Large-subunit ribosomal RNA, domain IV from Candidatus Vidania fulgoroideorum, 331 nucleotides, folded computationally.
The prediction has a mean pLDDT of 84.
Context: one part of a larger RNA
């Protein structure tokens, strides 16, 4: 030196990207338990205290035993003694407060990613009348389903709780059927050209009829999507309920807000620190929130992200000892 335990004065996160790793708790009866809550939970919440051996007494049971006494084992409770003061081993939760994400259990990148991603269970919108729509296949055919709208396909969304605001102008899709536009065809007529004596048939041109479809008209946003400038103006300044002008299909409502979202930014203020780019509340100047591409909450729940504090430690201040295995000199 490398691996792998052990022990450590004072101190106690002053280490680090981060308490990563170690320490620490830990059992078993007893008392004892907040906040908030979907009244089930939170909860083993937190926190306290007891535990050894020894006699004895009292309960109950078992054992034995004809039946009782009496002995003996086990538990429980009680008194009293001894000390070295006791889960003697191993096996065995660190707690707590804040806040973001996702309700939840649950799935995942075999083989650097386990997550906040998928997926749930509820909502919601669509299509589907059964030879179902829908999917596989050239077909027959099968699935769907030996199922029938409480059903079965597709598509968003993601428990629960309050709620989901305007726009149909574009882009889809539903729908209508006056008109306009349209293909092959099909009828006609004239007409060009081949062949002819003509008729026919080829070739070419023009009219007429003639479908969805487009256009057109309407519906629909939990379809795809979107949701505005400038300018003044109040008896201090500031600021503008207020008022005028342009554009639009409409101009973003509730709600939330420096956020997984803020660039400028370490935004300001307030808490915590002696000192805080991070965390918490708060504001609102929102580069470039926003309402099922769902908005805001929200108990429980997480080998999930950020902060903080108790308590404990060699992580550190600062390294030192021992024990084991390799590895290295050397015989």
């Nucleotide at each position: 030196c490398c691996c792998g335990g052990g022990a450590g004065a004072a101190g106690g996160a002053a280490c680090u990207c981060g308490g990563c790793a170690a320490a620490a708790u830990a059992a078993u009866a007893u008392c004892g338990u907040a906040a908030c809550u979907u009244c089930g939970g939170g909860a083993u919440a937190a926190g306290a205290u007891a535990u050894a051996c020894c006699u004895u007494u009292a309960u109950c049971a078992u054992u034995a035993c004809a039946u009782a006494a009496a002995a003996a084992u086990a538990a429980u409770a009680a008194a009293g003694g001894u000390c070295u003061c006791g889960a003697u081993a191993a096996c065995u939760g660190a707690c707590a407060g804040c806040u973001g994400c996702g309700a939840c259990u649950g799935u995942u990148u075999a083989u650097u990613a386990a997550a906040a991603a998928c997926a749930c269970a509820g909502c919601a919108c669509u299509c589907u009348g059964c030879a179902a729509a829908c999917a596989u296949g050239u077909a027959a055919a099968u699935g769907g389903a030996a199922g029938u709208a409480u059903a079965g396909g597709g598509u968003g969304u993601g428990a629960c709780g309050c709620c989901u605001g305007c726009c149909c102008a574009g882009u889809g899709c539903u729908g209508g059927a006056a008109g306009a536009u349209u293909a092959a065809a099909u009828u006609u007529u004239u007409u060009u050209a081949g062949u002819u004596a003509a008729a026919g048939c080829u070739u070419a041109a023009a009219a007429a009829u003639u479908a969805a479809g487009u256009c057109c008209c309407a519906g629909u946003a939990a379809a795809c999507g979107g949701c505005g400038g400038c300018c003044g103006u109040a008896a201090c300044u500031a600021u503008a309920a207020c008022g005028g002008u342009c554009c639009u299909a409409a101009g973003g409502u509730a709600g939330c807000g420096a956020a997984a979202u803020u660039c400028c930014u370490u935004g300001u203020c307030g808490g915590g620190u002696a000192a805080g780019u991070u965390c918490c509340g708060a504001c609102c100047c929102g580069c470039a929130c926003g309402a099922a591409u769902g908005g805001c909450g929200u108990a429980a729940c997480g080998a999930u992200g950020g902060c903080u504090g108790u308590a404990c430690u060699g992580u550190c201040u600062c390294c030192u000892c021992c024990c084991g295995g390799g590895g290295c000199u050397u015989a």